[in-house]
RNA sequence: AGAUGUGGACAGGUGAUCGCUCGCCGCUCUGAAAGGGGCAGCGGGAGGAAAGUCCGAACACGGCAGGACACGGUGGUGGGUAACGCCCACCGGCUCUGGAUGGCGAGCCAGGGAAAGUGCCACAGAGAAUAGACCGCCCGCCUCCGGCGGGUAAGGGUGAAACGGUGCGGUAAGAGCGCACCGCUCGAUUGGCGACAAUCGAGGCACGGCAAACCCCACCGCGUGCAAGCGCAAGCAGUUUCAUAGUCUCACAUGAAAGUGUGUGACUGACCGUGGUCCGCGGCCCUCAGCGAUGAGAUGGAACGGGUAGCGUGCUCGAGGCCGAUGGCGACAUCGGUCCCAGAGGAAUGAUCGCCGCCCCCGGAAUCGAGCAAUCGGUUCCGGAGGAACAGAAUUCGGCUUACGUCCACAGCCCCCA
Numbered sequence: 001a002g003a004u005g006u007g008g009a010c011a012g013g014u015g016a017u018c019g020c021u022c023g024c025c026g027c028u029c030u031g032a033a034a035g036g037g038g039c040a041g042c043g044g045g046a047g048g049a050a051a052g053u054c055c056g057a058a059c060a061c062g063g064c065a066g067g068a069c070a071c072g073g074u075g076g077u078g079g080g081u082a083a084c085g086c087c088c089a090c091c092g093g094c095u096c097u098g099g100a101u102g103g104c105g106a107g108c109c110a111g112g113g114a115a116a117g118u119g120c121c122a123c124a125g126a127g128a129a130u131a132g133a134c135c136g137c138c139c140g141c142c143u144c145c146g147g148c149g150g151g152u153a154a155g156g157g158u159g160a161a162a163c164g165g166u167g168c169g170g171u172a173a174g175a176g177c178g179c180a181c182c183g184c185u186c187g188a189u190u191g192g193c194g195a196c197a198a199u200c201g202a203g204g205c206a207c208g209g210c211a212a213a214c215c216c217c218a219c220c221g222c223g224u225g226c227a228a229g230c231g232c233a234a235g236c237a238g239u240u241u242c243a244u245a246g247u248c249u250c251a252c253a254u255g256a257a258a259g260u261g262u263g264u265g266a267c268u269g270a271c272c273g274u275g276g277u278c279c280g281c282g283g284c285c286c287u288c289a290g291c292g293a294u295g296a297g298a299u300g301g302a303a304c305g306g307g308u309a310g311c312g313u314g315c316u317c318g319a320g321g322c323c324g325a326u327g328g329c330g331a332c333a334u335c336g337g338u339c340c341c342a343g344a345g346g347a348a349u350g351a352u353c354g355c356c357g358c359c360c361c362c363g364g365a366a367u368c369g370a371g372c373a374a375u376c377g378g379u380u381c382c383g384g385a386g387g388a389a390c391a392g393a394a395u396u397c398g399g400c401u402u403a404c405g406u407c408c409a410c411a412g413c414c415c416c417c418a
Stems, first nucleotide, its partner, number of pairs: 002413001004411007012356007020045005026039005047390001051401002054399005059225004066279004071221005076090005091111001092109005112216002117214002119210003134156002136152007164182006183205001184203008229313004238304007245268004250263005271283004286297004320339008358387002361384010
């Protein structure tokens, strides 16, 4: 000097003219009123991501919204928050910083369990998880520059990974075979809310990895969503089909009795509803006519068909913004003060001009530094021309993710110098 990563701040300012929209208030026109139109004054009018629709909620509706299963999500510990898959701190692991180590600093982690079970690790390689002998090493024998048998897994090779690591001893050669240290397992003590850490002791010591493989464990999750809902106005056209069952207790009426009728309650069944399944729960056991068959209605469902799609409300005072104090490492919390900061409805928040500011380029002047000089670099001023990213609210809020211009801080990469 260049690009990269992480975090933070900002997202131009101002004046004039014309225009759009909302609120408050006044006047005026129309109208029975509601309502609608016009004029004037004052005040307000896109983001830090408004995007994605990925999480969490507020709010609304649902005849149980309850339970279990299924299904889905999260996953170190402790805090924050209305809540979260978010944020903060800490723990553990990993990466980078002259050859190594340590510390500091920066960054990353999809960070519960591999001894509950199942499954996978291609190819290469002797052998890939109770594996294994290709080369090699050692010993013995033989027909001796080769062969056979036995031992071995330290050396080499293959591979992403080879059944603990380094060293010493030991051995025919080797091997935790033995020992020291490290690693690992178990236990104790200390510190910590905890995840964990440190120290000590015992043990030669169980058999690698993958769960962003199925799975296991812990915790969480009702559904649908402002096109949710509520109201007003207007408007139409209905047709077809299914169900309204059974048993029993009690009371009354009738009857000689059996039985029959009515009412109440319980149980069972069919049907319908409740995001999927089951249980539970809720709805439905009706009326009239008729001697009777039956007919007509009512209620609850299903299918087909028709009508409306206009207006108002929800609609912006909020888990709200800003400032200060206190507490906390921090995320944040508490208290006090102050402010009201869009509400459109096919969708307003704009257009033109000027000035100032920012960025880049060119020219000139002054000044500072390096240099013998040429020259290079920095700062300030003047003049000229140009540029300014990503991108537009739609019920609201807390997050995450993605897009992007300028500046600041930190970190490494790379170049140069020492």
This is a predicted structure of a 418-nucleotide RNA (Bacterial RNase P class A) from a Phycisphaerales bacterium. Model confidence (mean pLDDT): 77 of 100. Its Rfam family is "Bacterial RNase P class A". It is annotated as a ribozyme.